[in-house]
Context: one part of a larger RNA
């Protein structure tokens, strides 16, 4: 390679769009490229195989056949595959008719709390901690009232509740604007599914430029504890955290479980939406999308999964292939840098 495999043993690409390419509903019907079958032609010879024969025999020497499982022609068939042509409508989609949402972007406003400001009341403390100082206070703090400032986050609700591909989204408006779900069957009539390369989105941290800073906080500084304390405590404290554009491109980007599509006991919650029963509302049954627990068959190396499958198949992408060396090094892309991506071997066990 081949095969076997990726939920925890090695191994799901962070997610998505999306060119090539694989793969692809139903009914006809035409071709016949694949495929199937028959013929002709080649497919040297020796070699191998078989069955004879020749050296006494075997090794060797020989004849004959068979094999050369292919390639080209040529007649055919026509199921399935491809190609054309018609035609369906359940895949996909358009439309009507409603419907939940912290999906997105932008602008404005809101109250509660830290702080610090001014100003009153008022006096020696306060603050911290295991105990303490360090650190703030008679230049008037802590405490408590009133006023301002300003940045940042949005307590109940709040819920294995919602919405988005993913990352990831929570105060209230409003204005732009994706998506999904239900019902209905007007329209189209396979327009599908995956997707190597390519593009787009991507926490935090960290870059670069202006801005900004209220709290909180790497470094750093000082207090303590300790042999020692470059820690864990404490008091301070600057980047960073917030805003605006540009870049990084990484995470336990995790369900550590790729996406699609179909099958294949059941029971209970929940979240949105339709049908029937109910005058309505509760209830009740019943269907459809989501989200959970439990569990049967199956499965699995155990745990566990179990219609949200890790069951049973199907397509098509990634990716594994004994540990360490090493996610290094070398050379490449890419980037301001940090650094990403691509990725060895020697030795060793």
């Nucleotide at each position: 390679c081949u095969g076997g495999g990726u939920g925890u043993a090695a191994a799901g690409g962070g997610a998505g769009c999306g060119c090539a390419g694989g793969c692809g509903g139903g009914u006809a019907u035409u071709u016949a490229a694949g495929u199937c079958a028959g013929c002709u032609g080649u497919g040297a010879a020796a070699a191998c195989c078989a069955a004879g024969g020749g050296c006494u025999c075997a090794a060797c020497c020989u004849u004959u056949g068979a094999a050369u499982u292919g390639c080209a022609g040529u007649u055919g068939a026509a199921a399935c595959u491809g190609a054309g042509u018609a035609u369906c409508u359940u895949g996909a989609g358009u439309g009507g008719a409603g419907u939940a949402g912290a999906g997105g972007u932008a602008a404005g406003c809101g109250g509660a709390a830290u702080u610090c400001c001014g100003a009153g009341u008022g006096u020696a403390g306060c603050g911290g901690u295991g105990a303490a100082a360090u650190g703030c206070g008679u230049a008037g703090a802590u405490a408590u009232u009133c006023g301002g400032a300003g940045g940042a986050a949005c307590a109940c609700c709040g819920g294995u509740g919602g919405c988005g591909a993913a990352g990831g989204c929570g105060g209230c408006u409003u204005a732009c604007u994706g998506g999904g779900c239900u019902c209905u069957a007007a329209c189209u009539g396979a327009c599908g599914c995956u997707g190597a390369g390519g593009c787009u989105c991507g926490a935090a941290a960290g870059u670069g430029u202006g801005g900004g800073u209220a709290g909180c906080a790497a470094a750093c500084a000082g207090g303590a504890u300790u042999a020692g304390a470059u820690a864990c405590c404490c008091u301070g404290g600057u980047a960073g955290u917030c805003c605006a554009c540009a870049c990084u491109g990484u995470a336990a980007a995790c369900g550590a479980u790729g996406a699609u599509u179909g099958c294949u006991a059941g029971g209970u919650g929940u979240g949105g939406g339709g049908a029937g029963u109910a005058a309505c509302a509760a209830u009740c049954u019943u269907u459809c999308c989501g989200u959970g627990c439990c569990g049967g068959a199956g499965u699995u190396a155990a745990c566990g999964c179990a219609a949200u499958a890790a069951g049973c198949a199907a397509u098509c992408c990634a990716c594994c292939u004994g540990g360490g060396g090493a996610g290094u090094a070398c050379g490449g892309u890419c980037g301001c840098a940090a650094g990403a991506c691509u990725g060895a071997a020697a030795c060793u066990c």
The part of an RNA shown here (small-subunit ribosomal RNA, central domain) has 349 nucleotides and comes from an uncultured bacterium. The RNAcentral record of the full RNA draws on ENA, Greengenes and SILVA. It matches the Rfam family "Bacterial small subunit ribosomal RNA". Its mean pLDDT, the model's own confidence on a scale to 100, is 87.